[in-house]
RNA sequence: UAAUUCCUUCGGGGCAGGGUGAGGCCUAGUGCCAAUUCCCGAUCGGUGGUGACGCACGCCUGUGCGAUGCGAAGCCCACGAGCCGCAGCGAUGCGGCACGAACUGGUGAGAAUCCAGUGCCGACGGUAUAGUCCGGAUGAAAGAAGGAUGGA
Numbered sequence: 001u002a003a004u005u006c007c008u009u010c011g012g013g014g015c016a017g018g019g020u021g022a023g024g025c026c027u028a029g030u031g032c033c034a035a036u037u038c039c040c041g042a043u044c045g046g047u048g049g050u051g052a053c054g055c056a057c058g059c060c061u062g063u064g065c066g067a068u069g070c071g072a073a074g075c076c077c078a079c080g081a082g083c084c085g086c087a088g089c090g091a092u093g094c095g096g097c098a099c100g101a102a103c104u105g106g107u108g109a110g111a112a113u114c115c116a117g118u119g120c121c122g123a124c125g126g127u128a129u130a131g132u133c134c135g136g137a138u139g140a141a142a143g144a145a146g147g148a149u150g151g152a
Stems, first nucleotide, its partner, number of pairs: 001151001005148006017040003023033003026029001042132002044122002046079004053071004057066003074120002082097006102118005124135003
């Protein structure tokens, strides 16, 4: 210390408060219960890549430079979870479908990532219409870390 194959561990967050009342209950009153789903408002951000930023380190004092290390995007490029079909005893493989969302201003040589402001998005089943509740899921997975194998 490459390829290869295998093993282990890890691998997602989130409705405070208020309003309405579909519907329900009985003692039948202008009574009580009733949406984390509706309305106001609140609140959250998986994985890899990129990265004009930050920190560290080195060179060294220009106020810079750097094939170095670490961190850094929900809406820039990708991936993952779901459903269907076919093959297979099965593990699994192949194919198909679904798979969201950003503008404005500033700085600057340059902004999809910086700064400021204002917006926007979020699988499937259940249920009063759900990113946030319950469920498949004590599951799976993008992947991450470590170890073994291995030629030299």

A computed fold for a 152-nucleotide RNA from Alicyclobacillus contaminans DSM 17975, annotated as FMN riboswitch aptamer (RFN element). Model confidence (mean pLDDT): 80 of 100. Of the family's consensus pairs, 96% are formed in the model.